[in-house]
Formats: sequence, C1' cells, structure tokens
RNA sequence: UAUGUUUGCUUGCCGAAUCCCUGUGGUGUGCAGGGAGCGGGGGACCCAGGUUGUUGGGGCGAAUCUCGCGUCAGGCGAGUAGGGUAUUCUCUCGGCCCGAGCCCGUCAGCUAACCCCGUAGGCGACGGGAGAAGGUAGC
Repeated sequence: UAUGUUUGCUUGCCGAAUCCCUGUGGUGUGCAGGGAGCGGGGGACCCAGGUUGUUGGGGCGAAUCUCGCGUCAGGCGAGUAGGGUAUUCUCUCGGCCCGAGCCCGUCAGCUAACCCCGUAGGCGACGGGAGAAGGUAGC
C1' cells in the first nucleotide's frame, strides 16, 4: 500500500411485512389473541370471451424468454424482457448487482356488496447532471 475475514459504532437496503393494545405469571423474554395501517386472492349485473385441455389451467413475485453444452437424473454457460442501488420524488448518463423460488389442485376474465389470507425472511455501506421538495449548520 492492496485484498480478505471478524467485531463495534454510525447509518441504512431488498420486501406488503410496520405500529399499538390485552391476557398468561410481580417484571421481562416467550406464548396466545385483538386492532390500525400496508399487501394479496376469491366474488354479480354490464362488458369481454367462446372452453370442452395430462399437450390442463391459475396465483404471489422484478424474476420472462432465446441459444448452446452435459448427465441425458441433478445441472452448467452466454444473453434477454424486467428489477434494485443513501436526504425524498421524477428524468437522464455511467458503474455494480438480481434476473429466483414457492403455492392452488382440474378450478377462478373484469367485478359493487360480501368473503378469505399475509404482515416473513434475508442483507451491507455507488457516483455525475437537471428539476421540484425538504433537512442541517452558520450569520
């Protein structure tokens, strides 16, 4: 001097996944419930559509699709629709990263009333320009 790992402080990120209350047991962790907020699904008329499908169909999610290689079970590689990235929002240029997984079970278009469900998990620390908003410090 560079890189990697671990820890601490500060401070955040992806995501709907945050906050409050009650009981259990004197208090707290925990556990069992409830509510608000946020998110998702089902579900009429009208409209749309015209099925009859083991070659099913559908949902959450940014995570779709193409090509090549290989076991011909698992998989690997290169791209790609799309997505994320520090005051907040929008646009733009660049760098970096993701481009998965899970669920329903033959069934679901939209859809008011109404009904149902979730509120997890996992991470680490970019810059430039423009517009709008806001914050901090000093005078």